SAM riboswitch aptamer (S box leader), 96 nucleotides, folded computationally. The prediction has a mean pLDDT of 81.

RNA sequence: UCCUUAUUAAGAGAAGCUGAGGGAACAGGCCCGUUGAAGCUCGGCAACCUGCGUUUGCAAGGUGCUAAAUCCUGCGGUCUGACCGAAAGAUAAGGC
Numbered sequence: 001u002c003c004u005u006a007u008u009a010a011g012a013g014a015a016g017c018u019g020a021g022g023g024a025a026c027a028g029g030c031c032c033g034u035u036g037a038a039g040c041u042c043g044g045c046a047a048c049c050u051g052c053g054u055u056u057g058c059a060a061g062g063u064g065c066u067a068a069a070u071c072c073u074g075c076g077g078u079c080u081g082a083c084c085g086a087a088a089g090a091u092a093a094g095g096c
Base pairs, nucleotide, nucleotide: 002095003094004093005092006091007090008089013042015041016040017039021032022031023030026074027073028072029071043066044065045064047063048062049061050059051058052057070088075085076084077083
């Protein structure tokens, strides 16, 4: 990388450095950004594993996450509502 399973509308800084982009790919939108983007550091959250625990829970060791539902849509259905279902993506664990 691939396969399987589960979850995916909750949660998380008026911080420091830095200085213009960013929101997974493509497309169409719509947003965020010098009132400081992305990145790094610190902090935080607690999704999965892990530890403790009879359970509700606690811890924060391993990944992860830390604007807006996975920002919305693009495939199908439809009560013609971005509503529902899938697909795809993301995360975790296991496996070849």